Description:
GlmS glucosamine-6-phosphate activated ribozyme aptamer, 157 nucleotides, folded computationally. Of the family's consensus pairs, 84% are formed in the model. The prediction has a mean pLDDT of 81. It was read from a public genome assembly, where an Rfam model found it. Rfam family: glmS glucosamine-6-phosphate activated ribozyme aptamer. Gene Ontology terms of the family: regulation of gene expression and catalytic activity. Rfam classes the family as a riboswitch.
RNA sequence: CACUCAAACAAAGCGCCUGAACAUCGUAUUGAUGUUGACGAGGACGAGGACAUUCGAAUUUCGGCGGGUACCUCGGGGUGUUUUCUGUUUUUUCAUCUAUAGAACUGCGACAAAUCUCGGAAGUGAUUUUGAGGACAAUAGCAGGGAAAAAAGACAG
Repeated sequence: CACUCAAACAAAGCGCCUGAACAUCGUAUUGAUGUUGACGAGGACGAGGACAUUCGAAUUUCGGCGGGUACCUCGGGGUGUUUUCUGUUUUUUCAUCUAUAGAACUGCGACAAAUCUCGGAAGUGAUUUUGAGGACAAUAGCAGGGAAAAAAGACAG
């Protein structure tokens, strides 16, 4: 240096647990040891900040702590109407978005897992894990759409 094997790391509905609920044991109204505590979809230009962070499904997903791609500010970048006499163009503020990069609005057509049913494995148990079956979303997405001001420079009239 190369190869082989093993282990660790590998998370963002994510991690944790003191309340709560539940289980087991005990000297049994309070103690020990445990269990549960977010189901998928979707989400990251960079830095910083703050925090009560999207959508539906389900209802201990109760309660708390931490984190966090929502949000805010600044910076980079794209798009957009108007105004500054008129036209063209550049830039700035403004609006909006984030590389498929212009708001509202309209239309289109999707997609999930848990729950549920029937089983396997582990555990005294709460419960954990796993296989099969069948079902159901909304954000998002795509297409259309085109809201809304103000200023400066250059060239021409």